[in-house]
Context: one part of a larger RNA
RNA sequence: GGAUGAACGCUGGCGGCGUGCUUAACACAUGCAAGUCGAGCGGGGUUGGUAGUGGAAGUCCUUCGGGGCGGAAUCUACUAAUCUAGCGGCGGACGGGUGAGUAACGCGUGGGCAACCUACCCUGUGCAGGGGAAUAACAACGAGAAAUCGUUGCUAAUACCGCAUAUACUUCUAGCUUCGCAUGAAGCAAGAAGGAAAGAUUUAUCGGCACAGGAUGGGCCCGCGUCUGAUUAGCUAGUUGGUGGGGUAAUGGCUCACCAAGGCCACGAUCAGUAGCCGACCUGAGAGGGUGAUCGGCCACAUUGGGACUGAGACACGGCCCAAACUCCUACGGGAGGCAGCAGUGGGGAAUAUUGCACAAUGGGGGAAACCCUGAUGCAGCAACGCCGCGUGAAGGAUGAAGGUUUUCGGAUCGUAAACUUCUAUCAGUAGGGACGAAAAAAAUGACGGUACCUAACUAAGAAGCCCCGGCUAACUACGUGCCAGCAGCCGCGGUAAUACGUAGGGGGCAAGCGUUAUCC
Numbered sequence: 001g002g003a004u005g006a007a008c009g010c011u012g013g014c015g016g017c018g019u020g021c022u023u024a025a026c027a028c029a030u031g032c033a034a035g036u037c038g039a040g041c042g043g044g045g046u047u048g049g050u051a052g053u054g055g056a057a058g059u060c061c062u063u064c065g066g067g068g069c070g071g072a073a074u075c076u077a078c079u080a081a082u083c084u085a086g087c088g089g090c091g092g093a094c095g096g097g098u099g100a101g102u103a104a105c106g107c108g109u110g111g112g113c114a115a116c117c118u119a120c121c122c123u124g125u126g127c128a129g130g131g132g133a134a135u136a137a138c139a140a141c142g143a144g145a146a147a148u149c150g151u152u153g154c155u156a157a158u159a160c161c162g163c164a165u166a167u168a169c170u171u172c173u174a175g176c177u178u179c180g181c182a183u184g185a186a187g188c189a190a191g192a193a194g195g196a197a198a199g200a201u202u203u204a205u206c207g208g209c210a211c212a213g214g215a216u217g218g219g220c221c222c223g224c225g226u227c228u229g230a231u232u233a234g235c236u237a238g239u240u241g242g243u244g245g246g247g248u249a250a251u252g253g254c255u256c257a258c259c260a261a262g263g264c265c266a267c268g269a270u271c272a273g274u275a276g277c278c279g280a281c282c283u284g285a286g287a288g289g290g291u292g293a294u295c296g297g298c299c300a301c302a303u304u305g306g307g308a309c310u311g312a313g314a315c316a317c318g319g320c321c322c323a324a325a326c327u328c329c330u331a332c333g334g335g336a337g338g339c340a341g342c343a344g345u346g347g348g349g350a351a352u353a354u355u356g357c358a359c360a361a362u363g364g365g366g367g368a369a370a371c372c373c374u375g376a377u378g379c380a381g382c383a384a385c386g387c388c389g390c391g392u393g394a395a396g397g398a399u400g401a402a403g404g405u406u407u408u409c410g411g412a413u414c415g416u417a418a419a420c421u422u423c424u425a426u427c428a429g430u431a432g433g434g435a436c437g438a439a440a441a442a443a444a445u446g447a448c449g450g451u452a453c454c455u456a457a458c459u460a461a462g463a464a465g466c467c468c469c470g471g472c473u474a475a476c477u478a479c480g481u482g483c484c485a486g487c488a489g490c491c492g493c494g495g496u497a498a499u500a501c502g503u504a505g506g507g508g509g510c511a512a513g514c515g516u517u518a519u520c521c
Base pairs, nucleotide, nucleotide: 001521002520003519004518006517007516008515009514010513013390014389015388016387017386018385019383020382021348026346027345028344030343031342032341035090036089037088040087041086043084044083045082046081047080048079049078050077051076052075058069059068060067061066097301098300099299106226107225108224109223110222111221112220113219116218117217121214122213123212124211125210126209127208129163131161132160138153139152140151141150142149143148169194170193171192172191173190175188176187177186178185179184199206200205227273228272229271234264235263236262239261240260241259242258243257244256245255246254276298277297278296279295280291281290282289283288303324304323305322306321307320326337327336328335329334354380356379357378358377362376363374364373365372366371393423394422395421396420403414404413405412406411427462430456431455432454433453437448465510466509467508468507469506470491471490472489476505477504478503479502480501486493487492
């Protein structure tokens, strides 16, 4: 000198764009953050319509016995619209957060899989025949304070289970051709065994099953690179390898039985400490050094530890089970919870924001669609936290006014500075108009927002501070103080004439900031 997710002191006008718990991966009140589909299914509710049932109010007549007209409530059937607790489907494995752990194939980079998977999507080929048994909802009864649960009975499906069919698919048997880096791979043909499906509808379509290919996303393996310590020198028994079984989508001590005795290490094993990694960011002429906030990629985690289930995909933040700590409810028998999602609270701290608006846009989930959901996102609010831009007026103006400071008492200086005259109106304020962002025919659709922007009128009005002035280092005098009070980054100032302390005047620097502290180059 540059830089910062900064903090502190003094000060503070506006706008744009960014950024904002670096500490306690501490504990969390409250609200919201993942739903959707009635065009998969059976119920149930509500409101209509039609038909039947029913016969009230009212009214007319009356011989007071009643009769006529009238048609409400109710119930039943059909039908239409709408809502949805449950079964079922898809999605809750994405998006969002955090960096505790991890020195590791975790990450980066370059390869390999002849050792693998991939829902939804795209392309192609073919298929969808015929049956069965349940169960929730619901009802009845019961248990419980509650959470919730039990028994019996009824019922549906694109839920579940057999059967049929299937040259492609899988497994087994034994062939041929071509090829390869070993195990082998691809193709052709034969036999045997096994394995599918689901319908809905407004008749436009949307779905279902099998196989092949693609796309996308992943899994595994390897070369190289990846902090400090030797005041850590030896480490290792599933350890290293083999055979065989098991397991996985798949290779593999991944796991197990048996066999062998191996494997790593001074080119630093093991141990200990520290740490998420990278693109990047800061600095530097570069080499290098430092950092890993925001944004993007990967990884890991979700109170702590362990486990599996479901599923194409998890060993799953807002799923399940177990254990532990903590908090809450309780009728004491038993239950409920997990903000490292967005806000917000307490605590810690030098220190870090609103319990905001909207799904209008972009994107995501569901749906045939309408649409619903979306604290992702788009915006707004707060903070000079940072960067950038603008303003706080411009021109003229010497009786060099008054006043301050100083003085050798002549003057010098603040100083064209002010006053005064003329002008302008950026910003702020007022009034009027008023968007783009909206999306390939038209219409509709804007949170931001009456915002940006445009126009008009109006007033110099509402808008400057901070640090420094001994040398380094730009900038000097007066007074006070008297080794005191104090200053200080280093050298050093202060003991009676202090340009170094304090105040004043003047000056220098930067400027909505200026200094200080901390850290890096």

Model confidence (mean pLDDT): 85 of 100. Small-subunit ribosomal RNA, 5' domain from an uncultured bacterium, 521 nucleotides, folded computationally.